[in-house]
RNA sequence: UAUCCGAAAACGCAAACCCUGAGAAAUCAGGGGACGCAAAGCCAAAGGGGCUAAAAAUAAGCCAAGCUUAUUUAAGCCAGCCGCAGGCUGCCGAA
Numbered sequence: 001u002a003u004c005c006g007a008a009a010a011c012g013c014a015a016a017c018c019c020u021g022a023g024a025a026a027u028c029a030g031g032g033g034a035c036g037c038a039a040a041g042c043c044a045a046a047g048g049g050g051c052u053a054a055a056a057a058u059a060a061g062c063c064a065a066g067c068u069u070a071u072u073u074a075a076g077c078c079a080g081c082c083g084c085a086g087g088c089u090g091c092c093g094a095a
Base pairs, nucleotide, nucleotide: 005093006092012037013036017032018031019030020029021028022027035080041088042087043086047082048081049078050077051076055073056072057071058070059069060068061067062066
């Protein structure tokens, strides 16, 4: 000094879980809380993967409206699932 790299410490973020709120749900936001994280900062769901199924479609049952059940589908989500993904930025300084 910080392109690479990641010891220690500081600053920082915050999984599960609990409370409140939003939502059909997945999940998200706020507060508490720490499993972890050197980008677990911001953008991005376009590659692979995963979650949910309100609505819709199909099928079956019941008596018509309709209701119930099953299956499928993302236009809903997950960037703290993965490829050292990608773009922009950033703290510290042992080897």
Predicted 3D model of a 95-nucleotide RNA (c-di-GMP-I riboswitch aptamer) from an Elusimicrobiota bacterium. The prediction has a mean pLDDT of 82. Of the family's consensus pairs, 95% are formed in the model. The organism belongs to Elusimicrobiota, within Bacteria.